Overview
Predicted 3D model of a 399-nucleotide RNA (Bacterial RNase P class A) from a soil metagenome. Rfam family: Bacterial RNase P class A. From the family's description: Ribonuclease P (RNase P) is a ubiquitous endoribonuclease, found in archaea, bacteria and eukarya as well as chloroplasts and mitochondria. The prediction has a mean pLDDT of 75.
RNA sequence: GAGUCGGCCGGACGGUCGCGGGUGACCCGCCCUCGGGCGGUGAGCCCGAGGAAAGUCGGGGCUCCACAGGGCAGGGUGGUCGCUAACAGCGACCCGGGGUGACCCGCGGGAAAGUGCCACAGAGAACAGACCGCUCGGGUCCUCGGACCCGAGCAAGGGUGAAACGGUGCGGUAAGAGCGCACCAGCGCCCGGGGUGACCCGGGCGGCUCGGCAAACCCCACCCGGAGCAAGGUCGAGAGGAGCCCUUCCGGGGGCUCUGCGCAGACGCUCGAGGGCGGCCCGCCCGAUGUCUGCGGGUAGACCGCACGAGGCCACUGGCAACAGCGGUCCCAGAUGGAUGACCGUCACCUGCACCCCUCGGGAGGCAGGGACAGAACCCCGCUUACAGGCCGACUCGU
Numbered sequence: 001g002a003g004u005c006g007g008c009c010g011g012a013c014g015g016u017c018g019c020g021g022g023u024g025a026c027c028c029g030c031c032c033u034c035g036g037g038c039g040g041u042g043a044g045c046c047c048g049a050g051g052a053a054a055g056u057c058g059g060g061g062c063u064c065c066a067c068a069g070g071g072c073a074g075g076g077u078g079g080u081c082g083c084u085a086a087c088a089g090c091g092a093c094c095c096g097g098g099g100u101g102a103c104c105c106g107c108g109g110g111a112a113a114g115u116g117c118c119a120c121a122g123a124g125a126a127c128a129g130a131c132c133g134c135u136c137g138g139g140u141c142c143u144c145g146g147a148c149c150c151g152a153g154c155a156a157g158g159g160u161g162a163a164a165c166g167g168u169g170c171g172g173u174a175a176g177a178g179c180g181c182a183c184c185a186g187c188g189c190c191c192g193g194g195g196u197g198a199c200c201c202g203g204g205c206g207g208c209u210c211g212g213c214a215a216a217c218c219c220c221a222c223c224c225g226g227a228g229c230a231a232g233g234u235c236g237a238g239a240g241g242a243g244c245c246c247u248u249c250c251g252g253g254g255g256c257u258c259u260g261c262g263c264a265g266a267c268g269c270u271c272g273a274g275g276g277c278g279g280c281c282c283g284c285c286c287g288a289u290g291u292c293u294g295c296g297g298g299u300a301g302a303c304c305g306c307a308c309g310a311g312g313c314c315a316c317u318g319g320c321a322a323c324a325g326c327g328g329u330c331c332c333a334g335a336u337g338g339a340u341g342a343c344c345g346u347c348a349c350c351u352g353c354a355c356c357c358c359u360c361g362g363g364a365g366g367c368a369g370g371g372a373c374a375g376a377a378c379c380c381c382g383c384u385u386a387c388a389g390g391c392c393g394a395c396u397c398g399u
Stems, first nucleotide, its partner, number of pairs: 001397009011347007019048005027040005050373001054384002057382005062228004069282004074224005079093005094108001095106004109219002114217002116213003131158002133154009166184006185209002187206008232304004240259008262295006274286004311330004316325003349370005356363002
């Protein structure tokens, strides 16, 4: 100087005003069995977005579906060994490809079980294929070089194509051909060695030469219930209860919702309506104070779930690592029209402009402008995508 990989930060401090949550002093009101309890106000103190909170892509926790099951269908994953609660995630390694290298990329089981497809071009696209060509035999013509016709052989050469059924050489032949042989490449089988394994190394045998696509069907191995915090629960009674809105002369009046009751109708009560168990079938289960429909509009509220968790940070131990174990330490948002903000000052950072000093490496100050991507909503682990600007570490190549 040129690169490769990994990790981290995402302005700091102060002031004024304000917002959400927790705790709740002083004070006030009500009740009281005089111990206290309930309610209001709210000083002070504590906490208050992210590395991606995002996309909602994968997986799990949690909740409900009455926590039998089997078969078929369906879906997912796909080198190996590990890690993890789990994964389409992560680590290490193997194989293939790229790079001088650090390193990077791979939707990486099976195409020799079967079916199917392979555009255009080309004679032929998978049990190959005679278009040009090469060779032999017969016939006709002939300028005796050959040309044409018929019959047969040939995959060596040309040509098309992304791909044409191993490559080079020698032999062989009328011409040719794994037709034969040597070497090389691939495949299959066997043996020995190494590795937990994917696989690697070495040797032998067989002319076996077998194209690609499985993100086409399919085959193999393993895995998979559904819905989701608007899950779900409580307030919640026994003929009412809980709430919302409008209006008011503050007595009240009106409208509406949920649940329940009521009324009416239909079906049914073990020969069972209706329902549950993933889509279907089998099979199983619940079920009589029952189920469904209408009167009957509509899609309300408060609280819990809900903030201590596969949790963060720092050491040590084991492991190449992912990670695990152990010890210490910390408490870190919980809104529900949805808070986490605004302004000012100082400093730091970046950019531009003019200028000063200088040992030409740099240093000091002034003015103006700028600060990304984006914002929790049940939680967690991942992946992917977006991002102004900046910091650190390891390694490679060249000089």